[in-house]
Context: one part of a larger RNA
Formats: sequence, C1' cells, structure tokens
RNA sequence: AGCAAAGGGCGAAUGCCUAGCCACCAGAAGCCGAAGAAGGACGUGGUAAGCUGCGAAAAGCUACGCCAAGCUGCAAACAAGCAAAAAAAGCGUAGAUGUCCGAAUGGGGAAACCCACUUAAGGUAAUGCUUAAGUAUCGAUAUGUGAAUAAAAUAGCAUAUACGAAGGUAAAGCAGGGGAACUGAAACAUCUAAGUACCCUGAGGAAAAGAAAGAAAAAUCGAUUCCCCGAGUAGCGGCGAGCGAAACGGGAAGAGCCCAAACCUAGCGGACGAAAGGAAGCUGGGGGUUGAGGAUACAGCAACAAAGUAGAUAGAAAUUGGUAGUAGAAUAGACCUGGGAAGGUCAACCGAAGAAGGUAAAAGUCCAGUAUACGAAACCAAAAGAAAUCGAAAGCUGUAAUCCAGAGUACCACGGGACACGUGAAACCCUGUGGGAAGCAGGGGGGACCACCCCCCAAGGCUAAAUACUAACUGGUGAGCGAUAGUGAACAAGUACCGUGAGGGAAAGGUGAAAAGAACCCCGGAAGGGGAGUGAAAAAGAACCUGAAACCCUUUGCUU
Repeated sequence: AGCAAAGGGCGAAUGCCUAGCCACCAGAAGCCGAAGAAGGACGUGGUAAGCUGCGAAAAGCUACGCCAAGCUGCAAACAAGCAAAAAAAGCGUAGAUGUCCGAAUGGGGAAACCCACUUAAGGUAAUGCUUAAGUAUCGAUAUGUGAAUAAAAUAGCAUAUACGAAGGUAAAGCAGGGGAACUGAAACAUCUAAGUACCCUGAGGAAAAGAAAGAAAAAUCGAUUCCCCGAGUAGCGGCGAGCGAAACGGGAAGAGCCCAAACCUAGCGGACGAAAGGAAGCUGGGGGUUGAGGAUACAGCAACAAAGUAGAUAGAAAUUGGUAGUAGAAUAGACCUGGGAAGGUCAACCGAAGAAGGUAAAAGUCCAGUAUACGAAACCAAAAGAAAUCGAAAGCUGUAAUCCAGAGUACCACGGGACACGUGAAACCCUGUGGGAAGCAGGGGGGACCACCCCCCAAGGCUAAAUACUAACUGGUGAGCGAUAGUGAACAAGUACCGUGAGGGAAAGGUGAAAAGAACCCCGGAAGGGGAGUGAAAAAGAACCUGAAACCCUUUGCUU
C1' cells in the first nucleotide's frame, strides 16, 4: 500500500410525514381614491433585532353584539399587570384616532425633507415657539368685479359649492387608436407568422353588438350575442406555404324603444322701416318616428276606450341571505399486549350523525366536529314592496302631383384599408384627395354591369339576457406534488445576496407523546466527553426521525 472482516466518523440519499403549493368546481363578488387611495417611510412593546398589528389616543381607544375563564401576537423567560362573572382576553358590526411621503394638491424638492402665508388660539425675556383650520390646477355652476373703447358688451380677475376630474388596479376579460420581427414557404421578395406580441387611450361588472337602406329566392324569414351543425365545404392562394367563410337547420337567451323634420304654440330675436310693424334665426313645450310612415286640408266611420290606471321616482315594516355564533346521539365498557390503546378478545350502544381532523398506536360512541335544527344590538345584499310625489297612451279609414322624412351625405374617379376573398369579373363595408346627387313619380341592395322581379329605407341615438374573465372572499374536489418535487418562496422570500440601474435572485422543513431539553459529580481553558438522572427509546441530546453511497479512520487477518 492492496484485499477482506468488524467497528466508527463524515455525509446526506432513501423511507415515512406535512405546516406549503398546483389544477379545477360551486357560491358570492367584481372596484379603491381629494372624506386623501394603492404602495411606502418613520415610529409604536417593561426588557424588543425581525415578522405581524397599530399610529404621538400607536400589539392599541369607544359603543353594541357573540362568546368566555382565562389573558398580555409569532415567542420562551423574567418583571409588571388585566380578569375571575359587576365579564378580561378572543370573534363580529359600527365609530374614534390615524405622524410623514405618495395623484399629493400652500411654495419648493435629491419621496418620506425644507420654507411660507391667512384666520383663530396658546405661550415666552425673546423667537428660527406651539396648536387647529385653510391656501394647487382644470372643468361646471353661481355671484361679484371688470379693460382696450364714450356707453354697453366681451375678454380677464376674484370668491363660493360634501359639484366633478386627477391616481391606483386583475400581468385577466372588453372596445378603440397605433403595430413588429423571429418563423413558415425546407433559399426569398407577394404571402405567412398576425392584426399576434408590444405601446397608447377608454369604459364596465361585464364590454362590444343590436331592432334591417338585413338575409334570401320560398307567394320565405324577421334586432343583437353565444354554442352545435353546415365544413376543412364554398372559395382565396408565388393556386406555393398556407388562409378559410356564410346562409339554412338545431339550441341558449329573448324586448323593444327614443329623437331630427313637417305642423301647432310660448318666449327671445330684430334684416327692413320715419314709425306702426316686422322677415330670417334661436330656445322651450306639444306633435311625430315608419316602408301598410307622418304632418296638413277635406270627407267618412268610431265613439271616451282614460284612470290618478299602466308606469316612474321613492323606499317604511316584514321576508330571505351574508358579516360573530348556538344546540347537537351513542362505551369516563371489561380483559390482554404495550411506555402509551384508538390495536386484539369479549360484551354493549347511537345513527337524518360510519365526512375529515386530533388525542402517547389504528376511535361512529374521548375531544373537536358531522347529519339536522336554530341565531343578530349593528352593518351589507337580494327580491318584493306600504305611505308619499310625479304621471301617460296611437282613435280608424279614404282622398290630395300640398308639406316633411338625417348632404359635402349617397354616388363616381384615383390611392389605400377591411371583408375567408392577395385587383381579381370584385360586389358589399370604411375613407385620404378631387368631383358631387335625388327627395317618395324618391333612394339602397340581391357578388362586375344591364333589364325584369324581389327585399329594404342610409347619411341621428338608446337598449336587459344568453357570452368573456378571476386579483380578492367562502366552501369543496383531485388515478395533482410531497422539500433537487410542488409556487421563486412549507423557514426573516421577492428575504439574504448580486447589479450604477433596468433587473437578477437563492439556500434553508422533521428531538420527543410530553422538555420530562440532562440537577449533581468527574476530565478539560474551552469545545467536547465520561458517569448520574429523564424517557418506550438518548445507537431520539438539541450539529437532534430514518440515516444508503462516495470519502476518511481504527482494529484484526491475509498479500506485497
């Protein structure tokens, strides 16, 4: 030195465990903010570094309710207390307080700091003292004031308003405005990726869309949205790669309305005018809203259909649900093993409860729960809805070459975009530039265009449900994970640490049933160890369950 055996060390795999995660389902909810948010800084405890809570009234204050015999968070210990039923602590509801920063808003600023003014109050010898309230901008409304410019008016200025905005978020969903490239085409340019990623704006609990200038081709349907089907069809396409409908049919849901105008009326207005008067125009009310139109005039028919009704605003009591909770059956069974019984044997019992969890091991009957039944002073929500206030309706038909019915619009040309559709025979839709109608005897569409025929009425607006999503809340489920897994994070985790910064980003779980966490003695400076003691076990001793291997050591044997 090697090999072997035995015994140790180091080491952390493995097994078991779960405090944490993952995915999904259901319910409920879907906003917070100048009444100062989200997020922070700094404080705050008897001792207090971190986390948590809270805010100079600072692990808390008040009221009400529930519950309760113990309590002063994680988190021990000491100290000092609270409460012991005259109710502490805990839980819920409503309040109070709430430093400084932050939209941050008195001015400034290198966030958590500096410096003011006004009013009111306090205090000092004095203030660079103290306290309270206020003082940003924009918009709206109101009031006052008020130029250039004589009067007037306007601009402007000031003030008031529990009037509004601003900022945050859920890395989700929605709408709008912008908008890539990698990639694929086995290269690449049209094309694709993709109107995706990303940026901006806006709104909501959903958003958007929506009551036909529709779809169609049957004497059809009848707003929108979503699902199934149609269908990988019809089509589009360097006819490459690829892209890719719609109607019909079946379902979910279901809801329809209001203006503009004609005309009437009230007020304002004031071209023109010497005046009287008075055109245009503007505002309010009535009227009217569709393709079987409406107004007006005339004619005819019907007759009060209409009542404080329908409905709107409002929201009392009661109801239901939520935000604390309450009751809740049956072995303190016997014996055995054991440190320990919930295990085994024997014998009972309950069950609208044999879900799951805990208890020294494996418990329907020990704890806590479960089935079931019940509960709110206060606040919230839902549906329903009393009093009160407001408060409708389209009369019908005919006749009329009377009037109205959304204009820089429709449409056309050129250039683009969007439609499954790449300019194509390319309609329909949007529009940058130019041109530019008609008026119901009108206009648009039916995939160039024309005719016939059919459908519809643009250039104004609103509209629930069916649909999408899930940060936060509650409950549940899993042929999901089980500490190199599962979230990055089971632990002081977005922490430590790294980076100027944007940003990156860990490792780290387990004594035991219970600390019973080893009094005392011995060696040692200590660390560590040996006894003693605890414990079922210390080969569970805190570097603590199990404790593989690599690696290191000791002893013995063999070999060299």
About this RNA
Predicted 3D model of a 560-nucleotide part of an RNA (large-subunit ribosomal RNA, domain I) from Alkaliphilus sp.